RNA sequence: CGAGAGGGCCGGGUGGUCGCGGGCCUGGACGGCGAAGCCGUCGUCAGGCUCGAGGAAGGUCCGGCCUCCAAAGGGCAGGGCGCUGGGUAACACCCAGACGGGGCGACCCGUGGAAAGGGCCACAGAAACAAACCGCUUGCAGCGGGCCUCCGCUGCGAGCAAGGGUGAAAAGGUAGGGUAAGAGCCUACCAGCAGCCCGGGCGACCGGGCUGGCUCGGCAACCCCCGCCUGGAGCAAGGACAAACAGGAGGCGAUGAGGUGGCCCGCUGAGCCUCCGGGUAGUCCGCUUGAGGCGUGGGGCAACCCACGUCCCAGAGAGAUGGCCACCACCUGCCCCUCGGGGCAGGCACAGAAGCCGGCCUAUAGGCCCUCUCGCAAA
Numbered sequence: 001c002g003a004g005a006g007g008g009c010c011g012g013g014u015g016g017u018c019g020c021g022g023g024c025c026u027g028g029a030c031g032g033c034g035a036a037g038c039c040g041u042c043g044u045c046a047g048g049c050u051c052g053a054g055g056a057a058g059g060u061c062c063g064g065c066c067u068c069c070a071a072a073g074g075g076c077a078g079g080g081c082g083c084u085g086g087g088u089a090a091c092a093c094c095c096a097g098a099c100g101g102g103g104c105g106a107c108c109c110g111u112g113g114a115a116a117g118g119g120c121c122a123c124a125g126a127a128a129c130a131a132a133c134c135g136c137u138u139g140c141a142g143c144g145g146g147c148c149u150c151c152g153c154u155g156c157g158a159g160c161a162a163g164g165g166u167g168a169a170a171a172g173g174u175a176g177g178g179u180a181a182g183a184g185c186c187u188a189c190c191a192g193c194a195g196c197c198c199g200g201g202c203g204a205c206c207g208g209g210c211u212g213g214c215u216c217g218g219c220a221a222c223c224c225c226c227g228c229c230u231g232g233a234g235c236a237a238g239g240a241c242a243a244a245c246a247g248g249a250g251g252c253g254a255u256g257a258g259g260u261g262g263c264c265c266g267c268u269g270a271g272c273c274u275c276c277g278g279g280u281a282g283u284c285c286g287c288u289u290g291a292g293g294c295g296u297g298g299g300g301c302a303a304c305c306c307a308c309g310u311c312c313c314a315g316a317g318a319g320a321u322g323g324c325c326a327c328c329a330c331c332u333g334c335c336c337c338u339c340g341g342g343g344c345a346g347g348c349a350c351a352g353a354a355g356c357c358g359g360c361c362u363a364u365a366g367g368c369c370c371u372c373u374c375g376c377a378a379a
Base pairs, nucleotide, nucleotide: 001375002374003373004372005371006370007369008368009367010366012328013327014326015325016324017323018322020052021051022050023049024048025047026046027045028042029041030040031039032038033037054350058361059360061359062358063357064356065355066234067233068232069231078230079229080228081227082226083097084096085095086094087093098111099110100109101108102107112225113224117223118222119219120218121217133164134163135160136159137158138157139156140155141154142153143152144151145150172190173189174188175187176186177185191215193212194211195210196209197208198207199206200205238285239284240283241282247276248275249274250273251272252271258268259267260266292311293310294309295308296307297306298305299304330347331346332345333344334343335342336341
């Protein structure tokens, strides 16, 4: 320099101006109480201070916290997960490893059981689990040749998994024996399987030995078996206060309740007052201080954990968190150039909290950093 592998991070900045939401303060407006004054209300009035989206706030796919369901403990059904060890509140997540596969390599991908049983295996092929299409061997009958211990053809049978062909996959491989022809039919070696033993490892597993029958195809994201986990619904969870209307109880009322702006007269003329329960509208709580962020030190290969210090960082109506201008930064294209640079035009993503956390997955203009591998060249 070229080609790659793994991981971490940023995702516009500054200023001006016009706005938006939360909290506090000040003023104003309105309402209540007899006034001074105090209290209440004001997404719909101002001003000041302060805070105000993300790495995914997203999909809602997992796991938890929290809340209610009388109890939430056990079992069945159903559902989920699945190599081993560790981390964690928990997980389908993360870390470290084991085995198998891919890559020259950095590294990447996969993971219980198919020898308990059922089911399925496209197309092709005779057959997809124990198979006869071609083929090989042979018995009988017939025909032909040869001229007799033989050969060929046809038909009806029997045996054979060695060869061909189909397929992603065809019933261990090689050699020898054996046979009419063949075959783990027998033997040796190799591969693989099962059982037992020895050694190493917490373990998955690894290394080695002996024995055995000779080989048992694939799919479990089809049922199933084994092991572990799992009650359901969800912040519109749930809780508190509580109008109006209707209801219940008690009291007063034509010998005048109540209304008529506070009182009296006058007018009017049948309701009015108090309490109660459930709880609707509405308001408030839940609601953001938390498995929290940052820094330092320590433990651990790591995920992560511990100690100390420090910080408070959106919270709502379902709705706020923005618009414009200037300069700078970045990207793309064009032009000029004294190769230092300068000018013009365009672009600058994905998206957006709503109970809260931990993950996964998906989207993302542009950019930065670290470690490692292979190749070429040079020192």
RNAcentral holds the sequence, with entries from ENA.
Bacterial RNase P class A from a Pseudomonadota bacterium, 379 nucleotides, folded computationally.
The gene name in the source record is rnpB.
Of the family's consensus pairs, 93% are formed in the model.
The organism belongs to Pseudomonadota, within Bacteria.